C1' cells in the first nucleotide's frame, strides 16, 4: 500500500496481490560474434571433369570470386539486470575499524614477449530406401523407440586440445646481508636449484594473445559497539574450549582430521521457547520517545521441497547439470516431460489490488571492428477519486422580495437576489487546423507517446456527501409512542423526541463526503525528561549479609569518564533552507545546511574514577558507670481452683431475662483440717521499662545479647544500603513422647425462637502446658522501608552527666539517650502530620499501575499433611476507590414539646336502624376522592328536573354565539286541528298586539327572524404525570433564609453553635461576626371590669296615673341591655432565685396575672397529594355524533365486608301529672299569634309583623305519682291498616300522623377514638339547602355541668445539637449467599488427533576427496572398483506446544 456506503467533471504527478514462499493455461522476458573455424545454402559472375547430340548446341559433378544466411565447433555473456520476504535474533543489518590473513574477467598504466611440432574431435560422408538411361539427385540413422531419445565406421577445421624451446618479471626450495614494524613479520638485496607463456583474425586502419608488476572497480575474512518479547526457559556445551602437528582455501580459523590437556559460556541473563528480513527512512509527538520498514536507495536470503557438485574470473547459479521427494501433464503403459517468489495473464483465496497493450525513439545491459541483434530492464500508454496537488459545474445586474414547499402568535417569516428575466465571458470537455521539444548522431536514415499555439459554436455537458443534545459549527414541524429505533462518551424514545424516521431550514467539507480498521496525540495514564506507595493501587512480618549501587578531609602523580580544538567517517534519495523548470501546486533539478553517531590526534585537569602518602569528625575497639517482664536453663514459693480422705450438717445447690437440663438422702451446697496435682503470677503496674520483629510480667541463682552515659587511650573510612541467600518469625494447625487443674472448638443435652446448626445455661474431646521436629502465615499495624543531615517552641514521663547550695535534701538551670500529649512554619486531595515528620535534601532496597475474574487456574518450588510462595488469560464492568460536605435515616446518645403516654371522663368495636364506600348485581347502577390527609367527602336537599349514566324515540349550522353569500320580505306572541309518550312532525287561520334604520313619503336599505350554502358552534370526552386557580398535609411546628464580613482548594461553615429562658430562632449572656428579611408575637375580631356618649322597638330605680295582670301610660336616663368610643394587665409594684441579665417562683391590688380565653391569620418547603366534573387553560380525539331534544327507567339493586352516625339495652331510669329559665338565628309564594274543628299529622277561620316591636320560642333541671329488676310500663326495629301534607305526579323511590304488631339488644373478643375547664359529658334550640324531604348529617347557639395529670420509662408524631453511614426516588432504602432459568469465556479429565524440534540404531541416491586402477590412453589421464561423509527413508522411547473429549469445578453477565 486500505476497504466499505452513497456519489462521481477533467487533467498532472505518483501508486495498486498486505491474504495462499498455494497451483499455473498461453505469449514473450539472454544473446551475440562468419573480422576465430571447416563447412553447407541461397544469388549473381567465370572455369570446368565427364557425358548426350552429325552440328548448333546441351545436361554438368567439381572448381574460383563477389554479396547474403547460418545448423555445428570455439570465444564472451548467461554470477549482471528483474522478482519475492519464506527462512534467519545471528555465518543477518547498521556504525567504526582491522586484512602484516585475501581474490578480482572485462578498463587504465608500465615492462617483457608471441618460436617450433603433434594427435584429435563436432560438423561431413558410409552404413537404407525412392527416383533418374547415366553421371547424379531427394528422404535422412534408414537399426531399437509411441515420444524423448539412443550408434558403429570413416575422414576434416580452428584463436579448441597436446608436446617441446625462450623466460627479463614471476613462483618454489635452500641459504647470506641492509632497512623497518605494535607481534607473527614486512621491504630491498645477492648466491644456488627447480618450474611456468603465447593464436591469430582483418588487411595496412587496426582488432586480439601470452608473461609481470601496478592501479581502479568489485568482494570474501575478520573484531568491536548497537539490535525485540518471554526467568511459569536456570543451568548450558564433547569438536564441544584449548593446543602439537597435518590436511583444505583465494585466505585466517576446529574450517576437517589425528593426538594431547579438561576447558569454554552464564544473573551485564547463557541455553531454551516465541516472534521477525535489516538499514536509509517513514508516520505522529514541543521534545525525550512510541509506532512502522509498502513505493524509492543500500544490504541480506531465497528461486517447487531437501541434498550435491560442475563449469568458471566470479554461482554451489531463479528461466545450468546431478540425485531424492511432492505436485502436475504427455504416454501405445514400456516409460518421459515440467518448475511464472521475470512482465502480462487464469483459476483458487480472499473486504480487498490493474492490460495475455505500444517501443527499442530516449537512458542503461549483453555482443560485436563496425553496421547492428538482442533486452516484459527501461521508455510510455490502459484501468482503478487510492494519495497528493491543480481546475471547472460561470460573472455581473435584477424585488412587487414572483410560484411551490416549510414554518407561524394567522399578523407574517424563510428557502430568497436564489429563479425567471437582462446584459456578458469562454477555463475545461467538443469540432478544425497549425505544431516546438524530448534527437544524442550522421553523408543520409530514424518518434513508441504526450505539450503549446489559433480558429469554431454555445450557459451550453458538469455536485454530492455527512451532520445539526452536550462535547461541536448547525432548529423547527410533522410521525411514532420504552414500539420502530439511535448510540464515539454522556444517553435519547414509556403522546407535546431540537437525540428515532420525514420534510423545511441550517452548519460543515466539496468531485469526494462518511463509515470501519490501523498507528502516534492528548495520557506526567510506565513519569529519562516527568508519578507515586498512613487512609486512594502501591513499604516486603523483622533481622543478618553476598554480589551490585552509594560513600568523610588534605597532598601528589595518571588522564578512564569529562570538557575543548582539530583529520576522518557518517553513500545517493528524503527532511530543511537558498535558488531554478514545468502557466502555479503537486513534482522535478541544482547548490547548502543537517545527519543527534563511530573513530583517529592534540591540549586541559574543576569534578567523578583508578593509583600512591596522609588525616579524624563517620565507623569501630578499650576504661569506668547504668537501667530494664531482653534470652537460655535450673531451683523455688503463695493465693486461688479441682479431685481425693475424714469430720460437722441434714436437702436442697446451681444456673438465668425467666427456667430447665445438671449436682444432691449412695449425704451433695455450705464449713473445718489434711493429702495430691496441673496452669497461671494479684498488688507493686504506670500514656512505665526491655526487644530487630514476633514477643517478655512471682522469686532465686548460673550462663548469655544488646542499648546508653561519662573519659578520651588506640585503630584509621574499616562506612550506609541491600537483589540473591541464611536466621527469626503471634495464633492455629501437623508429627512423636509426656502431661492434663481451669478453660474450652468438635459433640451431648436445656432454654430461646416461626426456625435457632447462633446469641444464654449444664456438660465436654481435641487443644490449650513440656520436650524435640515441622508449618511460614496475621489488621505480622504507627496500614508510615533502612540510613545520615538539617528545620520554630510548649509541657508529661523513663534512664543518666554536670552546674548551683560549705555538704546533703528538696528545687532550680545546662546536656545526651528514649517513651507520650499539644502545636509554628511547611507539607497534604483532604482528614491529618508536624525534630519519633507524612517538611527539606541524599544513598540505597522493596512495591504499584482502574474494577470484577484472582491472590484464581496452570506450570515451577517447599511441606508428612492442611497447605505456603512465586503467578497468568478469556471474559466481563464504567465504574471501583479515597478524604471531606449537606441531608436522610438509627431497634446511637444528649435536651425538650404535645390529650403522645401515663391518670381519668365518655365512646366506638357487639344490636336494630341511618348515611357513605368496597364489592357482587345490572341495559344503566354517571363520575370523581384511597393509610394518617377517600368513605354523613364533591352533595347547604337524586319522586321529574337535576344528571352527566341506560333503553327507546327524534335532530343535524345545531338548545347556544360570531360573521360571509345568496334567497324572498316579511317574522314573532296569543288561537285551533291531526299524529305521537314526549319532543317533535304536519296543516288551518286571519281576529288581535308589536316589527329596525333613512326618507325628497314616491320608496330605499334589509337589522331581527326564517330558509339554504359555507366558515364554525357543541362536547360532564382524554391527559391534575403538560397547567393556571384553589384546597389538603406534615404544622400554629419553630423553623427557613440572606446581605456584607470571616473560614475553607472546594461543596460549604460560620451568623442559626455554646451557657442559661420562653409556647416560640422568645429574650439575655458570650462570641468572627454584625445587621436583614419570611415565619413567632404584635397589630384585627369576638368575650370577661369598668367608664363615657346615645336612649328606641329595649330598660323601670325614683314621681305620677292606671289595669284582673302586664313599662300598660305620662315620665325618667339611674340600673340592665343595646353598640360606638375609650380605659384596664406591663412581670408594673414587693420579696426571694438568677451572672448586677433574660426570665422564673410566691405575695399584694385586681373584674382579670403572667399568651386571661376563643377566633381570624398557616414561613421556605414536602407529598407529580387532590382537583381538566366549580372556573380557566395547552395539546389529543368525536362531528347525521363523545353534540342537542324528548319519555320512561337507572343513580335507591343486596349473600356480604368496612367506616361514620343515630337509637338503645333501662331506676342517676320510664310513664302521667305539674311547673321555669335561654342564646343565636330566620320570617312575605313567609314566620304565624289567637280562636273553632280533628285522638293526631293537620284544617278552617283570623291578627301582627320586611322585625331589639310581631312570630318562631325550649329540653333536661325542679315537685308530686305511679312503675320494682322483668326482655319489663325498658327497647322500639318490622310487618298489618287508616290517615295527613307537599308536588304535574309519592308504584319503583318523599315526610309526617293514628291505631295494632312488639325484633335484635341485659354494656358488647381483639382491636380503638375523644376531651384539661365553662372543658368532657348531657339536655334542648335555630340555620343554609329546601315544593316537600330521606337531616340521626352539616354549620352554629345557649342550659346543666364533672373527674383527672405522680410524672416523661415507654408507643405515636415533632424540635434542637451530636455520632455512626456502604443510605441520597434518601431504611417502604441499600444489600449478600445458596436454589431455579438462560447465555458466555475458562480449569481438570479416562482419552483420542495433530504440530515442530531433539536423541538413539538401521539403511542410505546423487556427489566431492581419499585408496585402488590387471582394463582405455603414445602421454597426460580416465572407465571401473572401494572408503569416510551424507539428503531422504524406516524403527524405538521422551520431553515440548496445541486441538478435541463422556464427565466434572468454579466464574461473568
Nucleotide at each position: 500500500g486500505a476497504a466499505c456506503g452513497c456519489u462521481g467533471g477533467c487533467g498532472g504527478c505518483g501508486u495498486g496481490g498486505c491474504u495462499a514462499a498455494g497451483g499455473c493455461a498461453u505469449g514473450c522476458a539472454a544473446g551475440u560474434c562468419g573480422a576465430a573455424c571447416g563447412g553447407u545454402c541461397a544469388u549473381a559472375c567465370g572455369c570446368a571433369a565427364c557425358g548426350g547430340g552429325u552440328a548448333a548446341c546441351u545436361g554438368g559433378a567439381g572448381u574460383g570470386u563477389a554479396u547474403g544466411a547460418u545448423a555445428g565447433u570455439g570465444g564472451c555473456g548467461a554470477a549482471c539486470g528483474g522478482g519475492u520476504g519464506a527462512g534467519g535474533a545471528a555465518u543477518a543489518c547498521a556504525u567504526g575499524g582491522a586484512u602484516a590473513a585475501c581474490g578480482u574477467a572485462c578498463c587504465c598504466c608500465a615492462g617483457a614477449c608471441a618460436c617450433a611440432g603433434g594427435a584429435a574431435u563436432a560438423g561431413c560422408g558410409g552404413c537404407g530406401g525412392g527416383g533418374g538411361c547415366a553421371a547424379c539427385c531427394c528422404c535422412u540413422u534408414u537399426g531399437c523407440g509411441a515420444a524423448a531419445g539412443u550408434g558403429c565406421c570413416g575422414g576434416u577445421a580452428a584463436u579448441g586440445c597436446c608436446u617441446g624451446a625462450u623466460g627479463a618479471c614471476c613462483c618454489c626450495g635452500a641459504u647470506g646481508g641492509a632497512u623497518c614494524g605494535c607481534a607473527u613479520g614486512a621491504u630491498c638485496u645477492g648466491u644456488c636449484g627447480g618450474g611456468c607463456a603465447a593464436g591469430g583474425g582483418u588487411c595496412a586502419g587496426c582488432c586480439g594473445g601470452u608473461c609481470u608488476g601496478g592501479g581502479a572497480u568489485c568482494g570474501g575474512u575478520u573484531c568491536a559497539u548497537g539490535c525485540c518479547c518471554u526467568a511459569u526457559c536456570a543451568g548450558u556445551u564433547a569438536g564441544u574450549u584449548g593446543g602439537c602437528g597435518g590436511g583444505g582455501u583465494a585466505a585466517c580459523g576446529g574450517c576437517c582430521c589425528a593426538c594431547c590437556a579438561a576447558g569454554a559460556c552464564u544473573a551485564u541473563g547463557a541455553c531454551g521457547g516465541g516472534u521477525a528480513u535489516c538499514g536509509g527512512g517513514c508516520g505522529u509527538g514541543a521534545g525525550a520517545g512510541c509506532g512502522u520498514g509498502g513505493c524509492c536507495c543500500g544490504a541480506c536470503a531465497c528461486a517447487u521441497c531437501g541434498g550435491a557438485a560442475c563449469u568458471g574470473a566470479g554461482a554451489c547459479a531463479c528461466u545450468g547439470u546431478c540425485c531424492g521427494g511432492a505436485c502436475a501433464c504427455c504416454u501405445a503403459c514400456g516409460g518421459g516431460u515440467g518448475g511464472c517468489u521475470g512482465c502480462a495473464g487464469c483459476a483458487a483465496c480472499g473486504a480487498g489490488u490493474a492490460u495475455u497493450c505500444c517501443g527499442c525513439a530516449a537512458u542503461g545491459g549483453a555482443c560485436g571492428c563496425a553496421a547492428g541483434u538482442c533486452u516484459g530492464a527501461c521508455g510510455g500508454a490502459g484501468c482503478g477519486a487510492c494519495g497528493c496537488c491543480g481546475c471547472g459545474u460561470g460573472u455581473g445586474g435584477g424585488a412587487g422580495g414572483a410560484a411551490g414547499u416549510c414554518c407561524c402568535u394567522c399578523g407574517g417569516g424563510a428557502u430568497g437576489u436564489a429563479a425567471a428575466c437582462c446584459a456578458c465571458u469562454g477555463u475545461c470537455a467538443g469540432g478544425g487546423g497549425u505544431g516546438a521539444g524530448g534527437a544524442a548522431u550522421u553523408a543520409a536514415u530514424u518518434g513508441a507517446c504526450c505539450a503549446g499555439c489559433c480558429c469554431c459554436a454555445g450557459a451550453g455537458g458538469a455536485a454530492g456527501c455527512a451532520c445539526c443534545g452536550g462535547c461541536u459549527a448547525a432548529c423547527u414541524c410533522c410521525g411514532u409512542g420504552c414500539c420502530a429505533g439511535c448510540a464515539g462518551c454522556c444517553g435519547c424514545g414509556g403522546u407535546a423526541a431540537u437525540a428515532c424516521g420525514g420534510a423545511g431550514g441550517g452548519u460543515g467539507c466539496a468531485a469526494g463526503c462518511g463509515u470501519u480498521g490501523u498507528u502516534c496525540g492528548g495520557a506526567u495514564u510506565u513519569a529519562c525528561u516527568g508519578g507515586g506507595c498512613u487512609u486512594a493501587a502501591a513499604g516486603g512480618g523483622u533481622g543478618u549479609g553476598u554480589a551490585g549501587g552509594c560513600g568523610g578531609g588534605u597532598c601528589g602523580a595518571c588522564a578512564a569518564g569529562u570538557g575543548u580544538c582539530u583529520g576522518g567517517u557518517g553513500a545517493a534519495a528524503g527532511c530543511c533552507c537558498c535558488g531554478g523548470g514545468c502557466u502555479c501546486a503537486a513534482c522535478c533539478c541544482g547548490g547548502g545546511a543537517a545527519c543527534g553517531g563511530c573513530u583517529g590526534g592534540g591540549c586541559a585537569u574543576a569534578c567523578u574514577g583508578a593509583c600512591g602518602a596522609u588525616c579524624u569528625u563517620g565507623a569501630g575497639g578499650c576504661a569506668g558507670g547504668u537501667a530494664g517482664a531482653g534470652g537460655u536453663c535450673a531451683c523455688u514459693g503463695g493465693a486461688a481452683c479441682a479431685a481425693c480422705u475424714g469430720g460437722u450438717g441434714g436437702a436442697g445447690c446451681g444456673g438465668u431475662g425467666a427456667a430447665a437440663u445438671g449436682c444432691g438422702u449412695a449425704g451433695g451446697u455450705a464449713u473445718c483440717a489434711g493429702u495430691u496435682g496441673g496452669a497461671a503470677c494479684g498488688c507493686c503496674g504506670g500514656a512505665g521499662g526491655c526487644g530487630a520483629a514476633a514477643g517478655c510480667g512471682g522469686g532465686u541463682g548460673a550462663c548469655u545479647g544488646g542499648g546508653c552515659c561519662u573519659g578520651u587511650c588506640c585503630u584509621g573510612a574499616c562506612g550506609c544500603u541491600g537483589a540473591a541467600a541464611c536466621a527469626c518469625g503471634a495464633a492455629a494447625g501437623c508429627g512423636u513422647g509426656g502431661g492434663g487443674a481451669g478453660c474450652a472448638a468438635a459433640c451431648g443435652g436445656g432454654a430461646u425462637u416461626a426456625g435457632a446448626u447462633a446469641c444464654c445455661c449444664c456438660g465436654g474431646u481435641a487443644g490449650u502446658c513440656c520436650a524435640c521436629g515441622c508449618c511460614g502465615u496475621a489488621a505480622a499495624c504507627g496500614a508510615u522501608g533502612c540510613g545520615c543531615a538539617c528545620u520554630g517552641g510548649g509541657u508529661a514521663u523513663g534512664a543518666u552527666g554536670g552546674g548551683u547550695u560549705u555538704u546533703g535534701a528538696c528545687g532550680c538551670c545546662c546536656g545526651u539517650c528514649g517513651u507520650g500529649c499539644c502545636g509554628c512554619a511547611g507539607c497534604a486531595a483532604a482528614a491529618g502530620u508536624g525534630c519519633u515528620a507524612a517538611g527539606u535534601g541524599c544513598g540505597c532496597c522493596g512495591c504499584c499501575u482502574g474494577g470484577g475474574g484472582a491472590g484464581u487456574a496452570c506450570g515451577g518450588c517447599c511441606g508428612c499433611a492442611a497447605g505456603g510462595c512465586u503467578a497468568a488469560a478469556a471474559c466481563u464492568c464504567a465504574a471501583a476507590g479515597g478524604a471531606a460536605u449537606u441531608g436522610a435515616c438509627g431497634g446511637g446518645g444528649g435536651c425538650u414539646c404535645a390529650c403522645a403516654c401515663a391518670a381519668g371522663c365518655g365512646g366506638u368495636g357487639g344490636a336494630g336502624c341511618a348515611u357513605g364506600u368496597g364489592g357482587a348485581u345490572u341495559a344503566a347502577u354517571u363520575c370523581g376522592a384511597a393509610g394518617c390527609a377517600a368513605c354523613g367527602c364533591g352533595a347547604a336537599g337524586a319522586a321529574c328536573c337535576u344528571u352527566a349514566c341506560c333503553u327507546g324515540g327524534g335532530u343535524u349550522u345545531g338548545a347556544c354565539a360570531u360573521g360571509u353569500a345568496c334567497g324572498g320580505a316579511u317574522a314573532c306572541c296569543g288561537u285551533c286541528c291531526a299524529u305521537g309518550a314526549a319532543a317533535g312532525u304536519g296543516g288551518a287561520g286571519c281576529c288581535g298586539g308589536u316589527u329596525g334604520c333613512c326618507u325628497u313619503c314616491g320608496g330605499g336599505u334589509g337589522a331581527a327572524a326564517c330558509g339554504u350554502a359555507c366558515a364554525c358552534a357543541g362536547g360532564u370526552g382524554c391527559u391534575g404525570c403538560a397547567c393556571g386557580g384553589c384546597u389538603g398535609u406534615c404544622g400554629u411546628c419553630a423553623g427557613c433564609u440572606c446581605g456584607u464580613g470571616c473560614u475553607g482548594u472546594g461543596a460549604a461553615g460560620u451568623g442559626u453553635c455554646g451557657g442559661g429562658u420562653u409556647a416560640a430562632g422568645u429574650c439575655c449572656c458570650u462570641u468572627a461576626a454584625c445587621g436583614a428579611g419570611c415565619g413567632a408575637a404584635a397589630c384585627c375580631c369576638c368575650u370577661a371590669u369598668c367608664g363615657u356618649u346615645a336612649g328606641u322597638u329595649g330598660c323601670c330605680a325614683u314621681c305620677a296615673g292606671g289595669u284582673a295582670a302586664u313599662g300598660c301610660u305620662g315620665g325618667g336616663a339611674a340600673c340592665u341591655c343595646u353598640a360606638g368610643c375609650g380605659a384596664g394587665a406591663c412581670c408594673g409594684c414587693c420579696g426571694g432565685c438568677g451572672u448586677c441579665a433574660a426570665g422564673c417562683c410566691g405575695g399584694a391590688g385586681g373584674a382579670g396575672g403572667g399568651c386571661g380565653g376563643g377566633g381570624a391569620u398557616g414561613a421556605c418547603g414536602u407529598c407529580a397529594a387532590g382537583u381538566c366534573a366549580u372556573c380557566a387553560u395547552g395539546g389529543c380525539c368525536c362531528u347525521u355524533a363523545u353534540g342537542c331534544c324528548c319519555a320512561g327507567g337507572g343513580u335507591g339493586u343486596c349473600a356480604c365486608a368496612c367506616g361514620u352516625g343515630c337509637u338503645a339495652c333501662a331506676a342517676u331510669g320510664g310513664c302521667g301529672a305539674g311547673u321555669a329559665c335561654a342564646g343565636a338565628g330566620g320570617g312575605a309564594a313567609g314566620c304565624u299569634a289567637c280562636u273553632g274543628g280533628g285522638u293526631g299529622a293537620c284544617c278552617a277561620g283570623g291578627u301582627g309583623c320586611g322585625g331589639a316591636u310581631c312570630u318562631u320560642c325550649a329540653a333536661a333541671a325542679c315537685u308530686c305519682g305511679u312503675c320494682u329488676c322483668a326482655g319489663u310500663u325498658c327497647g322500639g326495629a318490622u310487618c298489618g291498616g287508616a290517615g295527613u301534607c307537599u308536588g304535574c305526579a309519592a308504584c319503583c323511590c318523599g315526610a309526617c300522623u293514628c291505631c295494632g304488631u312488639g325484633a335484635a339488644g341485659c354494656u358488647g373478643g381483639a382491636a380503638u377514638c375523644g376531651c384539661u375547664a365553662g372543658u368532657a359529658a348531657u339536655c334542648g334550640c335555630a340555620u343554609a339547602u329546601c315544593a316537600g324531604c330521606c337531616a340521626u348529617g352539616a354549620u352554629g347557639c345557649g342550659g346543666u355541668g364533672a373527674a383527672u395529670a405522680c410524672g416523661u420509662u415507654c408507643c405515636c408524631g415533632g424540635g434542637c445539637c451530636u455520632u455512626g453511614u456502604a443510605c441520597a426516588c434518601a431504611c417502604c432504602g441499600c444489600c449478600c449467599g445458596u436454589c431455579a432459568a438462560g447465555c458466555c469465556a475458562u480449569g481438570g479429565a479416562a482419552g483420542c488427533c495433530g504440530a515442530g524440534g531433539g536423541u538413539g540404531c538401521c539403511u542410505g541416491a546423487a556427489g566431492u576427496u581419499g585408496g585402488u586402477g590387471a582394463c582405455c590412453g603414445c602421454a597426460a589421464g580416465g572407465a571401473g572398483c572401494u572408503a569416510c561423509c551424507u539428503a531422504g527413508g524406516g524403527c524405538a522411547a521422551a520431553a515440548u506446544c496445541g486441538g478435541u473429549g463422556a464427565c466434572u469445578g468454579g466464574g461473568g453477565c
A computed fold for a 1453-nucleotide RNA from an uncultured bacterium, annotated as small-subunit ribosomal RNA. Its Rfam family is "Bacterial small subunit ribosomal RNA". Its family is annotated with ribosome and structural constituent of ribosome in the Gene Ontology. The sequence is in RNAcentral, with records from Greengenes. The prediction has a mean pLDDT of 83.